RNA sequence: CGGGCUGGCCGGGCGACCGCGGCGUCAGCGAUGGCGUCGAGGAAGGUCCGGGCUCCACAGGGCACGGUGGUGGGUAACACCCACCCGGGGCAACCUGCGGGACAGUGCCACAGAGAACAGACCGCCGCCGACCGGGCGACCGGACGGCGGCAAGGGUGAAACGGCGGUGCAAGAGACCACCAGCACGGCGGGUGACCGUCGUGGCUCGGCAAACCCCACCGGGAGCAAGACCAGACAGUGAGCGUUCGAGGGCUGCCCGCCCGAGCUCACGGGUAGGUCGCUGGAGGGUGUCGGCAACGGCACUCCGAGAUGGAUGGUCGCCAGCCGGGUCGUCGUGAGGCGGCCCGGGGAACAGAACCCGGCCUAUGAGCCAGCCCGUCCG
Numbered sequence: 001c002g003g004g005c006u007g008g009c010c011g012g013g014c015g016a017c018c019g020c021g022g023c024g025u026c027a028g029c030g031a032u033g034g035c036g037u038c039g040a041g042g043a044a045g046g047u048c049c050g051g052g053c054u055c056c057a058c059a060g061g062g063c064a065c066g067g068u069g070g071u072g073g074g075u076a077a078c079a080c081c082c083a084c085c086c087g088g089g090g091c092a093a094c095c096u097g098c099g100g101g102a103c104a105g106u107g108c109c110a111c112a113g114a115g116a117a118c119a120g121a122c123c124g125c126c127g128c129c130g131a132c133c134g135g136g137c138g139a140c141c142g143g144a145c146g147g148c149g150g151c152a153a154g155g156g157u158g159a160a161a162c163g164g165c166g167g168u169g170c171a172a173g174a175g176a177c178c179a180c181c182a183g184c185a186c187g188g189c190g191g192g193u194g195a196c197c198g199u200c201g202u203g204g205c206u207c208g209g210c211a212a213a214c215c216c217c218a219c220c221g222g223g224a225g226c227a228a229g230a231c232c233a234g235a236c237a238g239u240g241a242g243c244g245u246u247c248g249a250g251g252g253c254u255g256c257c258c259g260c261c262c263g264a265g266c267u268c269a270c271g272g273g274u275a276g277g278u279c280g281c282u283g284g285a286g287g288g289u290g291u292c293g294g295c296a297a298c299g300g301c302a303c304u305c306c307g308a309g310a311u312g313g314a315u316g317g318u319c320g321c322c323a324g325c326c327g328g329g330u331c332g333u334c335g336u337g338a339g340g341c342g343g344c345c346c347g348g349g350g351a352a353c354a355g356a357a358c359c360c361g362g363c364c365u366a367u368g369a370g371c372c373a374g375c376c377c378g379u380c381c382g
Stems, first nucleotide, its partner, number of pairs: 001378009010368001012322007020039008041353001045364002048362005053225004060258004065221005070084005085099001086097004100216002105214002107210003122155002124151007132143004163181002166178003182206001184203008229279004238270006250262004286305008325348010
């Protein structure tokens, strides 16, 4: 210098004019106006997880249902984060996994292929028999065809074909047998909190995959949500039918059953009324700095800061100038060099995704001109 990997930062500044919401204050009877001050995000988004908060329920038991799933930690909690283990990818930095169980049971494995689970013989290899052709004086040899049988080495299909490789063996072959290797199961020893790793021995010679199929195992889970919920003000009109009041309708334990509790109203149809305000509401698992503990996520302590609260929903618009950035030129400076750094001038261009609505922690998705740091690989120079 080129290519790459990882982590982090920014999400523009100044001025003029016009405009919006909250709060305070002043003026005004009031409507409103003046002044001051504060006024979106890294994702405020999707609403996919987890919690706070609120209301309902808080005798108990059982069955369902849903979620999570290597290990150890972090946290209020999590499907999140950190570190590590194992598998996969990359030369590497590093990335990545929907990562419990397939000897508890059931089920499935498309297409292709002969055969897809304790399988199978299409091509092929080998033997015997029959008849034919060619050669040979002959014993016999060679070729193609048909039948019967043996084999699973080689070819072929597939995502996957029942270990790999070498040898023995055989008519041809095969864990049929042997050595080595891989893998599985069991046991011992050593290391680690653990997942797991290393090593030694024994065994049958190999026992396929799918659990985001049912299922099994371990752990977790009451329900509904700020339109939660509370208060104030205001409006209204009932009628009919059915069921029920100890022969118990209906409701609650928020999916169901047992069981328990409350219990005089409940359901349907027609008709009528309302569409306001206040609280909840923003100071909180809060932000920043320093220090200590920890590999880290994170936690402790000290100091410090206050930073939206709308309710048809404010936080904006126009113009001018300018940074950062890109291209070109020129000068200076550092270096042995490849090259680096900086100043000035001219031109270009000057922002994307988006918009709080009870509040937090995550995940995911969208997004721009760019900037910074560390690491890896390669090239060039010395």